[in-house]
Molecule: transfer RNA
Organism: Lindaspio polybranchiata
RNA sequence: CCCGUGAUAGCUCAGUUGGUAGAGCGGAGGACUGUAGUGGUCACACAGACAUCCUUAGGUCGGCGGUUCAACUCCGUCUCGCGGGA
Numbered sequence: 001c002c003c004g005u006g007a008u009a010g011c012u013c014a015g016u017u018g019g020u021a022g023a024g025c026g027g028a029g030g031a032c033u034g035u036a037g038u039g040g041u042c043a044c045a046c047a048g049a050c051a052u053c054c055u056u057a058g059g060u061c062g063g064c065g066g067u068u069c070a071a072c073u074c075c076g077u078c079u080c081g082c083g084g085g086a
Base pairs, nucleotide, nucleotide: 001085002084003083004082005081006080007079010025011024012023013022019069027056028055029054030053031052033051034050035049037046038045039044062078063077064076065075066074
């Protein structure tokens, strides 16, 4: 220098015949079923750590520009990562 490929939520990644941006984990709030814990007048009460269940927030889709009624998706260029070639 050339070619290919990737960049999407805090993390790991889905999503492209162009038409409302998603999952898991993690975060926040709640329930209190189980286990553990505290108190007890042994009826229960408290509490909410871990598991479970419910609800929920969080994104200029790497930057800029173009095409289009409409772009994460198509085109150009730039940045960074990875692979290959000379």